[in-house]
RNA sequence: AGAGUUUGAUCAUGGCUCAGAUUGAACGCUGGCGGUAGGCUUAACACAUGCAAGUCGAGCGAGAAAGUCCCUUCGGGGGCGAGUAGAGCGGCCGGACGGGGGAGUAAUGCAUAGGAAUCUGCCUUUUAGUGGGGGACAACAUGUGGAAACGCAUGCUAAUACCGCAUACGCCCUAAGGGGGAAAGCGAGGGAUCUUCGGACCUCGUGCUAUCAGAUGACCCUGCGUCGGAUUAGCUAGUUGGUGAGGUAAUGGCUCACCAAGGCGACGAUCCGUAGCUGGUCUGAGAGGAUGAUCAGCCACACUGGGACUGAGACACGGCCCAGACUCCUACGGGAGGCAGCAGUGGGGAAUAUUUCACAAUGGGCGCAAGCCUGAUGCAGCAAUGCCGCGUGUGUGAAGAAGGCCUGCGGGUUGUAAAGCACUUUCAGUGGGGAGGAAGGCUUUGUGUUUAAUAUGCAUAAGGAUUGACGUUACCCACAGAAGAAGCACCGGCUAACUCCGUGCCAGCAGCCGCGGUAAUACGGAGGGUGCAAGCGUUAAUCGGAAUUACUGGGCGUAAAGCGCGCGUAGGCGGCUGAGUCAGUCGGAUGUGAAAGCCCCGGGCUUAACCUGGGAACUGCAUUCGAUACUGCUUAGCUAGAGUCUGAUAGAGGGGAGUGGAAUUCCGGGUGUAGCGGUGAAAUGCGUAGAUAUCCGGAGGAACACCAGUGGCGAAGGCGACUCCCUGGAUCAAGACUGACGCUGAGGUGCGAAAGCGUGGGUAGCAAACAGGAUUAGAUCCCCUGGUAGUCCACGCCGUAAACGAUGUCAACUAGACGAUGGGAGACUUGAUCUCUUAGUGUCGUAGCUAACGCGAUAAGUUGACCGCCUGGGGAGUACGGUCGCAAGACUAAAACUCAAAGGAAUUGACGGGGGCCCGCACAAGCGGUGGAGCAUGUGGUUUAAUUCGAUGCAACGCGAAGAACCUUACCUGGCCUUGACAUCCUUGGAAUUUCGCAGAAACGUGAAAGUGCCUUCGGGAGCCAAGAGACAGGUGCUGCAUGGCUGUCGUCAGCUCGUGUCGUGAGAUGUUGGGUUAAGUCCCGUAACGAGCGCAACCCUUGUCCCUAGUUGCCAGCGAUUCGGUCGGGAACUCUAGGGAGACUGCCGGUGACAAACCGGAGGAAGGUGGGGAUGACGUCAAGUCAUCAUGGCCCUCAUGGGCAGGGCUACACACGUGCUACAAUGGUCGGUACAAAGGGUAGCCAACCCGCGAGGGGUAGCCAAUCCCAGAAAACCGCUCGUAGUCCGGAUUGCAGUCUGCAACUCGACUGCAUGAAGUCGGAAUCGCUAGUAAUCGCGGAUCAGCACGCCGCGGUGAAUACGUUCCCGGGCCUUGUACACACCGCCCGUCACACCAUGGGAGUGGGUUGUACCAGAAGUAGGUAGUCUAACCGCAGGGAGGACGGCGCCCACGGUAUGGUCAAUGACUGGGGUGAAGUCGUAACAAGGUAGCCGUA
Repeated sequence: AGAGUUUGAUCAUGGCUCAGAUUGAACGCUGGCGGUAGGCUUAACACAUGCAAGUCGAGCGAGAAAGUCCCUUCGGGGGCGAGUAGAGCGGCCGGACGGGGGAGUAAUGCAUAGGAAUCUGCCUUUUAGUGGGGGACAACAUGUGGAAACGCAUGCUAAUACCGCAUACGCCCUAAGGGGGAAAGCGAGGGAUCUUCGGACCUCGUGCUAUCAGAUGACCCUGCGUCGGAUUAGCUAGUUGGUGAGGUAAUGGCUCACCAAGGCGACGAUCCGUAGCUGGUCUGAGAGGAUGAUCAGCCACACUGGGACUGAGACACGGCCCAGACUCCUACGGGAGGCAGCAGUGGGGAAUAUUUCACAAUGGGCGCAAGCCUGAUGCAGCAAUGCCGCGUGUGUGAAGAAGGCCUGCGGGUUGUAAAGCACUUUCAGUGGGGAGGAAGGCUUUGUGUUUAAUAUGCAUAAGGAUUGACGUUACCCACAGAAGAAGCACCGGCUAACUCCGUGCCAGCAGCCGCGGUAAUACGGAGGGUGCAAGCGUUAAUCGGAAUUACUGGGCGUAAAGCGCGCGUAGGCGGCUGAGUCAGUCGGAUGUGAAAGCCCCGGGCUUAACCUGGGAACUGCAUUCGAUACUGCUUAGCUAGAGUCUGAUAGAGGGGAGUGGAAUUCCGGGUGUAGCGGUGAAAUGCGUAGAUAUCCGGAGGAACACCAGUGGCGAAGGCGACUCCCUGGAUCAAGACUGACGCUGAGGUGCGAAAGCGUGGGUAGCAAACAGGAUUAGAUCCCCUGGUAGUCCACGCCGUAAACGAUGUCAACUAGACGAUGGGAGACUUGAUCUCUUAGUGUCGUAGCUAACGCGAUAAGUUGACCGCCUGGGGAGUACGGUCGCAAGACUAAAACUCAAAGGAAUUGACGGGGGCCCGCACAAGCGGUGGAGCAUGUGGUUUAAUUCGAUGCAACGCGAAGAACCUUACCUGGCCUUGACAUCCUUGGAAUUUCGCAGAAACGUGAAAGUGCCUUCGGGAGCCAAGAGACAGGUGCUGCAUGGCUGUCGUCAGCUCGUGUCGUGAGAUGUUGGGUUAAGUCCCGUAACGAGCGCAACCCUUGUCCCUAGUUGCCAGCGAUUCGGUCGGGAACUCUAGGGAGACUGCCGGUGACAAACCGGAGGAAGGUGGGGAUGACGUCAAGUCAUCAUGGCCCUCAUGGGCAGGGCUACACACGUGCUACAAUGGUCGGUACAAAGGGUAGCCAACCCGCGAGGGGUAGCCAAUCCCAGAAAACCGCUCGUAGUCCGGAUUGCAGUCUGCAACUCGACUGCAUGAAGUCGGAAUCGCUAGUAAUCGCGGAUCAGCACGCCGCGGUGAAUACGUUCCCGGGCCUUGUACACACCGCCCGUCACACCAUGGGAGUGGGUUGUACCAGAAGUAGGUAGUCUAACCGCAGGGAGGACGGCGCCCACGGUAUGGUCAAUGACUGGGGUGAAGUCGUAACAAGGUAGCCGUA
C1' cells in the first nucleotide's frame, strides 16, 4: 500500500466482498510446563447455609464457670482462677469508610474553568476554662402477659448518660445602651505543706468546654462542552420578575402573601426514544469513528414506592417507620426477612470459577497499649480466557531401506526424514538443600532530651525470646533415561500451497466471484504441500481499508443529485480612505489540565510479558501583560458597486375595448345529374325526398396564411391580424444627484403550459368517452364514417410537466474568427461602405476542464459569496402520520424484505420490416426439368425374433455402400469354445503336412493311414503343430460434448492480420477509410502513416496455334511392288505419339479519364484483355460430421458385450418424402440400308475367325502382358418403307410359361433371353430445380466395384441451341454509414395480467397490554405548625401552680390505590390491498432497429 466482482472488451460512476488490528468472548478439534492479567456482557431474577462491623474495663454498675488447692458437720464453704476471660446492661467512637452492581438519570448528572452566601467529627495551630449542685433510667430483683417476636408493672443503683446554677478573653444577638450562652472526668507520679489517711494539693499525660486560624471533606451557584428523532413546533400560572415574611449550614419561588405579565423556543423549547459520565480503551498516518469490562475520579441505587430520626456527615446496602409484591414461621391471635458484600444455589443463557487459607504483609475501625475485628486485602484452587517465555531433543547418517502416494513404468516423492551410531538433559519425575517478602511489637539494660523528678513523652544503642497464610515457595544440587510432551486450518482466483481415487447439478462446498450434469487442483478420502503453533479454525462484534457523509478530503449537463420561476424575512457574505477601540486573531507569562495509562530514558524479576523511578506529553480552559496588519464595533469622509433625474430607441411584454378579411360548417335560393365520400383495398356514411360539384345571399364560432428570420420581448410559464386606451421592463448617449443604499436567501409570499374541477354562458372546426365499418387468429388498437365532454368566454380552484440549456443566482478574470438583432461614435471614396464601441443572440475554435461525449467570454475554464440537492438497484416517490384541496390529487416522506449488481460514456462486432454503393443463374429474359404415372433407389414411419449402425435445413435422404443370395454382417434364433480366430513369453511332446472313414446342419468330435524334413561346432537351434499354467488377448461395446487425423459449409466470397510509427486514459483506431478502377484489399491518386504476411493473381496440369527433336506397334505425300488390306519395299513430309520450345504482355494505334490506374474501339494474331477447363479453399464459423476407415484418453464386458458354425434378417409394407429412369408420342415408333468417335480395360483376363442356337448363350481355340491382338457392332445422324392422332404399330409395368449364365448354393433374394400378357400414363395443382457456349438439351461408348448383379457413380466423345432490357423486387454475399436496452449476438432481448408456492409489509370490526396527560376521590407513615383531652423527675414558684416535655386529637403536603376521559407505543385480528422471490405454467407482444402506429413526460 491494495485486491475481487457489472462488460465481448474499455474507461469512469457505484455498491457488495476480502486481506489488517482488536475482544471480559462463545463454539469445534487438539492440548506439555511456567510467569502474569482478567473471569455472569443475559434475569437491578429469586435466594438455603456460613461469614462480610465492631471496639473500649484507662467512662459506669453488676459479675460467673470449668479446673485446681485448702477446710468440711459431707449439706457445703473458702482461696486461686478473677475484678480476669466469656456473656449481658448503660455510655463513647465507628456502623455516611471500605465492598457491590449500573436500574434510573439527556441534566437536580459528568468534564473543564471559575465563583460566594456556607458547614466541617477525628488531625494541626491560637487563646481561655475545666467550679459547684441536682434528679433519673437500665442492668439486677420480684411479679406478670405471649406459641414466638417481644414486652408490662413495682422496687434498687452508677457514670465522660441527663439537667440547672456560677463564670465568659474570645464568640453570638443588638435599637450600640445592653443582652445571651459551656464543661467531665480518667490514668500515672510525687519533693514540700495539710489530712478524716480515703486523699487534698502539685506536676505530667489523656479527655472535656468555649474559641481563633489551617488542613481535609461536603453543600450551593455560573460559563462552555455533553446521543438520536421536526412524520415532536409551540411550551410554561410558582410559571418569569419584584416587595415582604418564613425556612436552610448557606444563596435562591426553596415556601407563602401581595404586585406586575412575564419566561423559554428554529443557535431546536416541549415531547418521544436511547444512555450512568470521565481519565481512558480499541482502531486509524492523522483528523476522526466505535466504546466506557478490569484500574482510578465523580454520580445515582440497595426487594418496589414514600418518609423522617440520629448524627460533624445519611434521608443511611448488612439502621428505623409506613404502604405494596414475594418468601418463611405460627398455638391463626401475630411475627420474621431483603447476597446489586465474599463464597454458594436455582433460574435465564452461546457463556463466566471455590460454600478454600490467613490477618504474615498493606490498609481500615476501636483502644494509652497489648490487642480484637476486617470475604478490604494478601494468597491458594478452577478453566489455554488473553499476553509473555520455555520445551517436545542435538549431531551424524544414502543401501537414497521398507511402507505409502504418483508414474510417461525409466523413475519420482515422502526423505536425512526413519532405522543405525554418537551426544545432551531444559521442563516434567525422584531425593536433598534453600533465600526474600519481617518492618515491627514485647522484654531487659543503657544513653540523650523534657521535667522538681529516677513519672511520662520523644529520640537512640545493645542483648533476649519471638511474628509467614502462600509453602513440599522462588532458587540451587544430585539421579535416571530420548526417555513423559503436536496439533489445527488451508491448498480455483483474491491468497502462500497439487496430484490420485470416489461421486456424477446427486451428495455436498461457498467470505465474494462461483464449483458439482463421468476425466472436479473448488464436493468426500488419501498422498504431498503451505501457514500458524500449545494452540488452530469458525461465529459474533468494533475500527480500518471506505476519499462509501469527503473538516483534513467528494460531488450535482448525460452516472444519484439545480427547487418550474420570481420577490423577499431571518441568517451568511460584503467597495475605497482616515481615526478610535482591542471583541475575534497572534505572542509571552502564570494557574490548572489527579494518579494510573500512551511515549522517551533508566532500574528490578535468568529473558519477556509484568513491576518500578524520572522526564515528556495531556493539542484544553482560565487569568494577566503585550501586538494591531486583517475581520468586527464606533466615528468622519469618498465614488469605481447600486440607484435617481433629463433626452432618445426597439419590441408577438401585460391588461381592456373595438374592428377586419380568408377558410371550414350550417341555412335559403339558382344551375345540374348519379353518384359522392373514403381507403393499401373496402365498407359503414351521404345521395333520385336531388347529394357531390358550381354560383349568389345569409348565420355563427374559432383561429389569424404570406410577412417569418437558430429574428424580437418576457423571471419563468409563455407571447403573432389591425386600431385605440392603461401599464411593466430593457437598451443607448451625455451630464447632474444620493453616497455602499449591495449579493444571496432557510421559512414566507406571488406567478405558473396542458389536462382536470365548480358556477354561468358559448359551441364553426377538431375531438377523449361512445357507436358503426374495416383489418386481424383475436383487434376493447393503428385506418375509415360519425360523435359527447372538452377545446372558447367570465369568475373561482388545482399547482403539476422531458416546467430542459436535463446546466441555481450574483460578481471578477482568461486567445480569436465568422454571422445576424437594437443603439451610439468616427472616417472617407457618402455607400447594399469601412472602422470602433455597447446590450442581447448564434456558429466554430485556442488554452484549460471533462469518464468520455463534449463545454469553451452566453464555460461544463480560473476564482469568490450565498442557497438548494445527492450518497447502490428494487421495494417507492409507495405506506403511515401531518398540511393543503370541492374532488382528482399535491407537498413532506420511511421501513421490513430482496439482489450483486443497477446505471453513464465510448469501442468492436452482430442485427434492423435504417440508408448508400456493388456483386452472384439472385431476380428478370430464355431453354429443359421436378411436383401428376409406372418402375428403380434412398429416407421417415410402421412392422418384426431381427428388420445392425451411422448421416437428418441449406451443408441427411442413387449419402458411408466403387456393387447385402452364403461370405460381407456389425443384427436375430439355435447349437458350440473359453489363454481363446489373432500377438508376446514359459513348460512338455511332436517334423510340418496330407489322405480316407463314421456321427452331425455345420462348427466340431472320433478312428485309421501316409510322412519322419532343414541347419549344426552334435550340446543344440530355426520354423510349424498339439497339450498345460498364467501374465494376457479380444470387443463394429459407450463417449465425435475428452481427442488426433480427415471432411463438409459459408466460399474461390475478397477478405484476414502483423511490425514500427502516430492518435486515444483505455478498449481500440489509423494503415484496411476517401476519389476512381477491377473478377479481385486488382491497380492508381490522395492520405499519419510506412512497410510486411496469409489470401487474390501468377507459377502447376490439360486444351487451343506453330516450331524443333524422335519415328514403332502409329502415319502414307511422293516412288516402286501388291493377294488391293500401309499388305510389302521404302519414306520422315503430313496425321499422330511425347519430350522440349515459341506465343498474349493492354505490347501497338485512336478515344475517354486527372498528364494516373484503367476503360472503350481497332489492327495484327490460332488465341485479346483471367483464351477455355482443372488442381489450388486465407483468418475463422457451425462443441457441423466421423470412436463403424484408421489412431487414441477414459469408462464398461471377460464361460461373454469375446470367438466359431448353420439358418434367418439388413430385400418386410395401410403410408409420406427426396433423387433418378422410362414414357405419354409423328422433331415420333417399327423395319431395312449407309456412315463418323473419343477415352478406357484385358493373363484366375480380353477372347478373334469358324460352327450351333430366334436369343441370352454354347462349342472353339488363333492372337494379345497390348499405339501391334481382343472387348468393339458406337448411337443419335443420313437414305428409304410403313404407321396417321388412336390409350394407338405410343408406352412398357405387371403376370404366366420356357430358358441362358455366374456361383457349394439363385426359395426367401441375382442378371439376362424367348414367347405370351399389355397396367398407369394424352405433358402434370400449389410449389420448385438446373443452365450464359461447345454451355443447356439430346445421343451413345468406356471404367471402377465385381464370381454374378447399375436406371447409380466416375469419365469419354457425337449432334448442338435460345436469352440476358436491366438491378425495382426475392435469396445470399462484400464495403461505408446510422440506431441499438443485442454480445449464447433478432431463433436476441424483454413487459404486464392471470394461475400456484413461500416471505415480509399496509388497511382492518376490534381485542388484551405498556406508558403518559387532565379532572376528581381517597389518604398510611412522617415533619413543620397547632391543641380546649390525658400524663408529667430535674428548673422557677407566692407551693394553688407555671415553664417545658410526652402521649392523644387536628393538620398543609403526600406514596400506594380508585373513578372518568384523552394522547401515544408495541403486540394481536376474520377479511383484504399492493410488493418481493420462485421450475421450462397460461394469454398476448408494450419497449429496445423507423421494434414494424418514433419514443417519452404531465393530466383525464

The RNA shown here (small-subunit ribosomal RNA) has 1500 nucleotides and comes from an uncultured prokaryote. It matches the Rfam family "Bacterial small subunit ribosomal RNA".